[in-house]
Molecule: Bacterial RNase P class A
Organism: Pleomorphomonas sp. JP5
RNA sequence: CCAGUCGGUUGGACGACCGCGCGGACAAGGGGCGAAAGCCCGUCCGGGAGGAAAGUCCGGGCUCCACGGAAACACGGUGCCGGGUAACGCCCGGCGAGGGCGACCUCAGGGAAAGUGCCACAGAGAUCGAACCGCCCCGGCGCGCCGGGGUAAGGGUGAAAAGGUGGUGUAAGAGACCACCGCGGGCCCGGUAACGGGACCGGCAGGGCAAACCCCACCGGGAGCAAGACCGAAUAGGGAUGACGCGGGCUUCGGCCCAGCCUGUUUCCGGGUCAGUCGUCCGGGUUGGUUGCAAGAGGCGUUCGGCGACGGGCGUCCCAGAUGAAUGGUCGUCGGGCGGGAAACCGCUCACAGAACCCGGCUUACAGACCGACUGGCCUU
Numbered sequence: 001c002c003a004g005u006c007g008g009u010u011g012g013a014c015g016a017c018c019g020c021g022c023g024g025a026c027a028a029g030g031g032g033c034g035a036a037a038g039c040c041c042g043u044c045c046g047g048g049a050g051g052a053a054a055g056u057c058c059g060g061g062c063u064c065c066a067c068g069g070a071a072a073c074a075c076g077g078u079g080c081c082g083g084g085u086a087a088c089g090c091c092c093g094g095c096g097a098g099g100g101c102g103a104c105c106u107c108a109g110g111g112a113a114a115g116u117g118c119c120a121c122a123g124a125g126a127u128c129g130a131a132c133c134g135c136c137c138c139g140g141c142g143c144g145c146c147g148g149g150g151u152a153a154g155g156g157u158g159a160a161a162a163g164g165u166g167g168u169g170u171a172a173g174a175g176a177c178c179a180c181c182g183c184g185g186g187c188c189c190g191g192u193a194a195c196g197g198g199a200c201c202g203g204c205a206g207g208g209c210a211a212a213c214c215c216c217a218c219c220g221g222g223a224g225c226a227a228g229a230c231c232g233a234a235u236a237g238g239g240a241u242g243a244c245g246c247g248g249g250c251u252u253c254g255g256c257c258c259a260g261c262c263u264g265u266u267u268c269c270g271g272g273u274c275a276g277u278c279g280u281c282c283g284g285g286u287u288g289g290u291u292g293c294a295a296g297a298g299g300c301g302u303u304c305g306g307c308g309a310c311g312g313g314c315g316u317c318c319c320a321g322a323u324g325a326a327u328g329g330u331c332g333u334c335g336g337g338c339g340g341g342a343a344a345c346c347g348c349u350c351a352c353a354g355a356a357c358c359c360g361g362c363u364u365a366c367a368g369a370c371c372g373a374c375u376g377g378c379c380u381u
Stems, first nucleotide, its partner, number of pairs: 001377010012334007020048001022046005030041004050352001054363002057361005062224004075220005080094005095109001096107004110215002115213002117209003132155002134151008163181006182204001183202003187198004228291004238282007247258004260273005298317008335350006
């Protein structure tokens, strides 16, 4: 210098003016409302989007509901090992497998001798088990075909065909036998473990799929800030109570009958009650308001422990709280990008996006700029 891998930072800068919503103060002066307290305007000061505020995919805090405890069943989720954490499906450190010359990257990565199921097409055959072509032997003859038998080395099909390579052996062959590799078994050693290494034994028995059912281990009540709590106007409606009022008939003045109204869903049958008007009090709810709601698993700095995720100590800071929903605009100087121009310069533009109870993650979007560590190659000394 070129090509690359991994991790991180930033997300136009500065100034002036005007504005928006939030919080605090108001000494003097001013305006409006009000009896006053005070409120509104105003003035001044402070702070006012993000690394993802997004998707709402996981995990929690908080709140209400349900629930005596535990277990089991069902359903859902997670799934190598160890650690971190409030918790996690997240993160860190390892292990194994695969890819890359390498830095490094990827992975639902428990169980396939518990059982069930599936394995398309092709192929003779897709797992208690085979022989299409071929090879070899025997017999027959019409000498290159037929029949019988052996075999699984070679060919062919397939994602996958009864361990692989080499040799011995044989009619041809074959773990039939031998060496190495692989596989299985218990043993020893290292490691907390996943796992790794070693010697020995066994000729090798049961292909794959569990993001198919299933088995094993562990985890899991439900709904969500429109949760929930409080205050509470007018009007209408509900309850209690007071005053006035309250159908007809009979009566021995105790009541009875009829009618009405209400109620048991209707009828039958039964029960209750007497309409109503006005006043006082109580309680629930709607619009609305307050709260939840901004001091927290908090930020920054430093130090100690740890490979690290992270944890402990000390210091320091307070940093958005809207709800027809603020967080913006103009100008100037500079910066980046694009376009025009010979140049001076001119024009356009500033990635993705945008809080809504809060926090930890994951995922997705993102113009440009910058920093660090490392790998491979070339050149120079």